The prediction has a mean pLDDT of 76.
This is a predicted structure of a 120-nucleotide RNA (FMN riboswitch aptamer (RFN element)).
It was read from a public genome assembly, where an Rfam model found it.

[in-house]
RNA sequence: AUAAAUCUUCGGGGUAUGGUGUGAUUCCUUACUGGCGGUAAAGUCCGCGAGCGCUUUUCACGCGCAUGAUUCGGUGAAAUUCCGAAACCAACGGUAAAGUCCGGAUAAGAGAAGAUGGCA
Numbered sequence: 001a002u003a004a005a006u007c008u009u010c011g012g013g014g015u016a017u018g019g020u021g022u023g024a025u026u027c028c029u030u031a032c033u034g035g036c037g038g039u040a041a042a043g044u045c046c047g048c049g050a051g052c053g054c055u056u057u058u059c060a061c062g063c064g065c066a067u068g069a070u071u072c073g074g075u076g077a078a079a080u081u082c083c084g085a086a087a088c089c090a091a092c093g094g095u096a097a098a099g100u101c102c103g104g105a106u107a108a109g110a111g112a113a114g115a116u117g118g119c120a
Base pairs, nucleotide, nucleotide: 005116006115007114008113009112010111018028019027031100032099033090034089035048036047037046038045043088044087051065052064053063054062070086071085072084073083074082092103093102094101
């Protein structure tokens, strides 16, 4: 300096004001938010995670389904990532139609950090 393995901890944000209405944080208006890894620093590129179903005694694995969205200009060796401008998107169940409320969820999780370990 260092592999496997084991363990511990951490690991998602957001509706202010006004309007209509019996009723809406759901509609209108307006505001706000942005998981993890990669890469020139990314909600929109590439990949992953969260949901549901099948299989299974159960879990896991596996398979299937669902799973959104960006352009222009500038700088640069390199940026759909930076700077400027203008856009766009957001699972399932509940409820007056929800990215933001309530619920599954004191869950799960991509992964991150640390400890033990001690092969070659």